[in-house]
The RNA shown here (SAM riboswitch aptamer (S box leader)) has 105 nucleotides and comes from Arthrobacter sp. SO3. The model forms 96% of the base pairs in the Rfam consensus. Rfam family: SAM riboswitch aptamer (S box leader). Rfam links the family to the GO term regulation of gene expression. Rfam's curators write: The SAM riboswitch is found upstream of a number of genes which code for proteins involved in methionine or cysteine biosynthesis in Gram-positive bacteria.

């Protein structure tokens, strides 16, 4: 870099800095924002994708084997890696759409 897979109506905010637009893109709409939005930093929190513990069986592979590994399903945890903390990805339509995590190669 990335085929591919999963998720995107649950949940979770304070402080400091900055200073004009902002929530990915196009059109339209409704919103947020000088009572300081967006962004950045710090701390706190949410969740449970990866990770960790345990369990399961009519799965796969290896093995002579009552075994091991992996995938799958379930419970728990929150230490580690990410992510997230207005609005359903704000809504409708559009497009080889986008975001996040995992990941063959």
């Nucleotide at each position: 870099u990335g085929a591919c897979c999963a998720u995107c109506c649950c949940g979770a905010g304070c402080g400091g800095c900055c200073g004009a637009g902002g929530g990915a893109c196009c059109u339209g709409g409704a919103c947020c924002a000088u009572u300081g939005a967006c962004g950045c930093c710090g701390c706190a929190g949410c969740a449970a994708c990866c990770u960790g513990c345990c369990c399961g069986g009519a799965c796969a592979c290896a093995g002579c084997a009552u075994u091991g590994u992996g995938a799958c399903g379930g419970c728990c945890a929150a230490g580690g890696g990410u992510g997230c903390u207005a609005c359903c990805g704000c809504c409708a339509g559009g497009a080889c759409c986008g975001a996040u995590g995992g990941a063959a190669a």